[in-house]
RNA sequence: GCGGGCGUGGCCAAGCGGCUAAGGCAAGAGGCUGCAACCCUCUGAUCCCCGGUUCAAGUCCGGGCGCUCGCU
Numbered sequence: 001g002c003g004g005g006c007g008u009g010g011c012c013a014a015g016c017g018g019c020u021a022a023g024g025c026a027a028g029a030g031g032c033u034g035c036a037a038c039c040c041u042c043u044g045a046u047c048c049c050c051g052g053u054u055c056a057a058g059u060c061c062g063g064g065c066g067c068u069c070g071c072u
Stems, first nucleotide, its partner, number of pairs: 001071007010025003018055001027043005048064005
């Protein structure tokens, strides 16, 4: 330099145009307990950034940025 993949809460991760953006771990609050642990309930997301298409975008398109794999 060229090509591919990826970027979603603190971490992991689902979601191939239409709802309140699943779930797990962690965290905080509450319950339970003599205190804890376990267990139960609840809480939490500008979907990397900018622009475009669309009635509607996490999802499609363009351009950036970052990570990663391959080639030279």
Transfer RNA from a Candidatus Nanoarchaeia archaeon, 72 nucleotides, folded computationally. Taxonomically the source falls in Candidatus Nanoarchaeia (Archaea, Nanobdellati, Nanobdellota). The prediction has a mean pLDDT of 82. The sequence was found in a public genome assembly.